Model confidence (mean pLDDT): 76 of 100. This is a predicted structure of a 168-nucleotide RNA (glmS glucosamine-6-phosphate activated ribozyme aptamer) from a Halanaerobiaceae bacterium. NCBI's taxonomy places the organism under Bacteria, Bacillati, Clostridia, Halanaerobiales, Halanaerobiaceae. It was read from a public genome assembly, where an Rfam model found it.
RNA sequence: UAAGGUUUGACAGCGCCUGAUCCUGUCCGGUAGCUGCGAGGCAGGAUGACGAGGAAGGGAGUUAAUCGAAUAAUUCGGCGGAUGCUCCCGGGCUAGAGAACCGGCCCUGAAACCGGCUGUUAAAACCUGGAGGCAACUGCAGGGACAGAGCGGCCGGGAGGUUUCCUG
Numbered sequence: 001u002a003a004g005g006u007u008u009g010a011c012a013g014c015g016c017c018u019g020a021u022c023c024u025g026u027c028c029g030g031u032a033g034c035u036g037c038g039a040g041g042c043a044g045g046a047u048g049a050c051g052a053g054g055a056a057g058g059g060a061g062u063u064a065a066u067c068g069a070a071u072a073a074u075u076c077g078g079c080g081g082a083u084g085c086u087c088c089c090g091g092g093c094u095a096g097a098g099a100a101c102c103g104g105c106c107c108u109g110a111a112a113c114c115g116g117c118u119g120u121u122a123a124a125a126c127c128u129g130g131a132g133g134c135a136a137c138u139g140c141a142g143g144g145a146c147a148g149a150g151c152g153g154c155c156g157g158g159a160g161g162u163u164u165c166c167u168g
Base pairs, nucleotide, nucleotide: 014080015079016078017077019076020047021046022045023044024043025042026041027040030037031036050068051067052066057089058088059087060086061085062084090107091106092105093104094103098164099163100162101161102160113157114156115155116154117153118152119151120150126143127142128141129140131138132137
């Protein structure tokens, strides 16, 4: 130093790369006096999502599963996955003390929804410095602003039907 094993931590714009683009080497032959230059083949590399938000009783299925920022724009294209969504089971709520069935909304923090107030460290980009690599490019440190959705808290509004039974 590499491989293997064990343990711990982190990660869903999370991981990967054959299209595409770019870099290096080499080959070929077009042009040419030579060097060189363009296209192409082969080999080896590089790029390929910036954060916020999102689970949580069990199971199955499904894929284009929310929000904005940035760049003159590959955050293109492809594959896998994913806290989303749908269904089933179980469970909670649905006017008074209860119970059963149906319907509706949800998932133990267990009505959706509407309105208002408030909170929720944005990060990359950019600037400076510096490290690795022949290069494309990659990493680190410091400075430094600007979002929207969602979620939390508070206030106001906002939900049944039938039967049975108890009380007033």